[in-house]
Predicted 3D model of a 99-nucleotide RNA (Bacterial small signal recognition particle RNA) from an uncultured Acidimicrobiales bacterium.
The coordinates come from a structure-prediction model, not an experiment, and the mean pLDDT is 75.
Its Rfam family is "Bacterial small signal recognition particle RNA". Rfam links the family to the GO terms signal recognition particle, plasma membrane targeting and SRP-dependent cotranslational protein targeting to membrane, signal sequence recognition. Rfam describes the family as follows. The signal recognition particle (SRP) is a universally conserved ribonucleoprotein involved in the co-translational targeting of proteins to membranes.
The model forms 96% of the base pairs in the Rfam consensus.
The sequence was found by an Rfam model in a public genome assembly.

RNA sequence: GGUCGGGUCCUGUGCAACGGGAACUCGUGAACCGGGUCAGGGCCGGAAGGCAGCAGCUCUCAGCGAUGCUUGCCGUGUGCCGCAGAUCGCCUGGCCGUC
Numbered sequence: 001g002g003u004c005g006g007g008u009c010c011u012g013u014g015c016a017a018c019g020g021g022a023a024c025u026c027g028u029g030a031a032c033c034g035g036g037u038c039a040g041g042g043c044c045g046g047a048a049g050g051c052a053g054c055a056g057c058u059c060u061c062a063g064c065g066a067u068g069c070u071u072g073c074c075g076u077g078u079g080c081c082g083c084a085g086a087u088c089g090c091c092u093g094g095c096c097g098u099c
Base pairs, nucleotide, nucleotide: 001096002095003094004093005092006091007090008089010085011084012083013082014081015079016078017076018075019074020073022071023070024068025066026065027064028063034059035058036057037056042051043050044049
């Protein structure tokens, strides 16, 4: 000096971790302005019966709370984990040649 590698630096990408939001699950959840059923009472009716319907009960909307070997979204040098590329900048190893 050449050549073949390894590491580092840079870029992209994948995976994981962490954080945040969402979905799902459970619970709670409407004095009145949701549904159902409507005791009592009220109204109509000669009666039979009917009508509206408070409380209660129940099902839930929005909201709130809890959990997660779940699903997906966003973010970050958290990892220097995988892959690819760029640079020949630095460190290092092998081989060959030369001085």